Predicted 3D model of a 74-nucleotide RNA (transfer RNA) from a Candidatus Woesearchaeota archaeon. The RNAcentral record of the sequence draws on ENA. The source organism's lineage runs through Archaea, Nanobdellati and Candidatus Woesearchaeota. Rfam family: tRNA. About the family: Transfer RNA (tRNA) molecules are approximately 80 nucleotides in length. The family's RNA type in Rfam is transfer RNA. The coordinates come from a structure-prediction model, not an experiment, and the mean pLDDT is 82.
[in-house]
RNA sequence: GGGCCCGUAGUUUAACCUGGAUAGAAUGAGCGGCUUCGGACCGCUAGACGCCGGUCCAAAUCCGGCCGGGCUCG
Numbered sequence: 001g002g003g004c005c006c007g008u009a010g011u012u013u014a015a016c017c018u019g020g021a022u023a024g025a026a027u028g029a030g031c032g033g034c035u036u037c038g039g040a041c042c043g044c045u046a047g048a049c050g051c052c053g054g055u056c057c058a059a060a061u062c063c064g065g066c067c068g069g070g071c072u073c074g
Stems, first nucleotide, its partner, number of pairs: 001073007010027004020057001029045005050066005
């Protein structure tokens, strides 16, 4: 340098192929309940689509470029 795959809450991960719903969940965090206290358990709250651009009425999703990671070819 070429090819392929991946990037979503602090962490793990679903939705992407086939565009439209408040982007869902687990764990972690905060608050409350329960408890003598804590843990466990129950409830509530906050928290994410790698960046830029394009297409479109509408983009996490489609297209292009870039950045980062992995595998592979030379």